[in-house]
Formats: sequence, structure tokens, C1' cells
RNA sequence: UGAAUCAUUUGGCAAACCUGCAGAAAUGCAGGGGCGCAAAGCAUGAAGCCUUACGUGCGCGGAUCGAAAGCGCAGCACAAGGUGGUUCGGCUGCAAUU
Repeated sequence: UGAAUCAUUUGGCAAACCUGCAGAAAUGCAGGGGCGCAAAGCAUGAAGCCUUACGUGCGCGGAUCGAAAGCGCAGCACAAGGUGGUUCGGCUGCAAUU
């Protein structure tokens, strides 16, 4: 310097759940909490997953002589909203041992 991890951990992070706040929601932030984590550090490129208020497309309704536009809907789809403690890849890094 590179690779690996049987055991250990001063110190570090912090799931569920509870409280408050933000949000349409997913979810986030703060406090408590502690299931776990050797990258559960950083960023978020790819895939996955979650959500659909607004928007877009479709559908339906009503309107009309008939349609289109516009209007309405507790309907369907879509991320531009999230997650990264789902996986792969990128960057960085502590102690011990081999």
C1' cells in the first nucleotide's frame, strides 16, 4: 500500500412505537425510544418500492338539434413528489486482527 473479517467496541448512527410541527398523501423535521447497523457515512446514477393534491392523458356525467370547447366526478393511468434501514453502482473513512 492492497485485500479480507472469527471475536471485541471507547466512541458513532438509530427501526417500530409515542408526542409536537410541516405536507393532499407518501413522507420529512424535532424530542423521547432502541430493533438493528462496520459504512445504517456522503451523493442519488440505474432498477425497485410508496404516494396522486395540483397537472397531463383517458373514462364517465351533464349541457346541446347533434358535437367540440368549457364545466363537474369519492373513476383509471402517469412523477415532475418521496424512499435510500430495498438492491446494484460511485466517492470517502475509524479501531483491531489476518
RNAcentral holds the sequence, with entries from Rfam.
A computed fold for a 98-nucleotide RNA from Faecalibacterium sp. An121, annotated as c-di-GMP-I riboswitch aptamer.